[in-house]
RNA sequence: GCCUGGAUAGUGUAGUCUGGUUAGCAUAGGGGACUGUGAAUCCUCUGGCCCGGGUUCGAAUCCCGGUCUAGGCC
Numbered sequence: 001g002c003c004u005g006g007a008u009a010g011u012g013u014a015g016u017c018u019g020g021u022u023a024g025c026a027u028a029g030g031g032g033a034c035u036g037u038g039a040a041u042c043c044u045c046u047g048g049c050c051c052g053g054g055u056u057c058g059a060a061u062c063c064c065g066g067u068c069u070a071g072g073c074c
Stems, first nucleotide, its partner, number of pairs: 001073007010027004020057001028046006050066005
């Protein structure tokens, strides 16, 4: 230099193919129920689409550029 994959709550991960349902699940944190106390369990709340631009009525999803990261080729 070229090619390919990835970036989503504090952490891990699904969703992108085929644009539209409240962006889902687990965990963490706050509150509550239960309990002699605590653990466990259950309910509830908080919190997220790497950055910039474009297309569109509508973008995490499609297009362009960039950053970071993993692997491969030379």